About this RNA:
The RNA shown here (TPP riboswitch aptamer (THI element)) has 117 nucleotides and comes from Paludibacterium purpuratum. Of the family's consensus pairs, 96% are formed in the model. NCBI's taxonomy places the organism under Bacteria, Pseudomonadati, Pseudomonadota, Betaproteobacteria, Paludibacterium. It matches the Rfam family "TPP riboswitch aptamer (THI element)". A reference for the family is Rodionov et al. (2002), "Comparative genomics of thiamin biosynthesis in procaryotes. New genes and regulatory mechanisms", J Biol Chem. Rfam links the family to the GO term thiamine pyrophosphate binding. Rfam's curators write: Vitamin B(1) in its active form thiamin pyrophosphate (TPP) is an essential coenzyme that is synthesised by coupling of pyrimidine and thiazole moieties in bacteria.

RNA sequence: CAGCAUCGCUAGGGGUCCCGCUACCCGUUUUCGUAUUCCGACAACAGUAGUGGGUGAGAAAUACCCUUCGAACCUGAUCCGGUUAAUUCCGGCGUAGGGAAGCGGUGCUGCUCUGUA
Repeated sequence: CAGCAUCGCUAGGGGUCCCGCUACCCGUUUUCGUAUUCCGACAACAGUAGUGGGUGAGAAAUACCCUUCGAACCUGAUCCGGUUAAUUCCGGCGUAGGGAAGCGGUGCUGCUCUGUA
């Protein structure tokens, strides 16, 4: 000096889904209340919060994973096959197209230079 392994520092990249229950609710819809509108009630859906379950490293932590030796993650994709209570759960697609790095410590190996015997 180079390679490999490992640790650290700094910087950067990335994802956060599915199903219940409870509460709330500016929303939407149905039904009902003499009810077309205004008003009220029930229910469903959506949303928010809490809580439990599934997968996972991670499903909002300051955590986890990944940083070119790059399947972390994104696109294709409202894709295809399988499974499941359901799902971006599993497989395919995938030798596809994209995707975020520098420094230092230690160890091993190799190479080079210098000094001494």